[in-house]
C1' cells in the first nucleotide's frame, strides 16, 4: 500500500430511519452493635470527528482518526 470488522454511560454491550436504554459501578438511604448480602431511590451521553442524504440518523452514504484482524 489493498481489503475486513469495530469505535454509543466510568465497564460489558443492546437500540434492523421515529422519544438513545439494560446490566454492573457510583452516591443515598431502609435493614444490622457494625461490616457485608438484599431492597429502595439516585447519578449518568455533543452515539470517534467532520460533511451529505432525509420531514427524521446511533442507524444509509463518502472522507478523515483511532483499535484489531488479513493480504502483498
Nucleotide at each position: 500500500c489493498g481489503g475486513c470488522u469495530c469505535g454509543u454511560a466510568g465497564c460489558u454491550c443492546a437500540a434492523u430511519g421515529g422519544u438513545a436504554g439494560a446490566g454492573c459501578g457510583u452516591u443515598c438511604g431502609u435493614c444490622u452493635u457494625a461490616u457485608a448480602c438484599a431492597c429502595g431511590a439516585u447519578u449518568g451521553g455533543u452515539u470517534g470527528u467532520a460533511g451529505g442524504u432525509u420531514c427524521g440518523a446511533a442507524u444509509c452514504c463518502u472522507a478523515c482518526c483511532g483499535a484489531g484482524c488479513c493480504g502483498a

A computed fold for a 72-nucleotide RNA from a Patescibacteria group bacterium, annotated as transfer RNA. RNAcentral holds the sequence, with entries from ENA. Lineage of the source: Bacteria > Bacteria candidate phyla. Its Rfam family is "tRNA". Its family is annotated with triplet codon-amino acid adaptor activity in the Gene Ontology.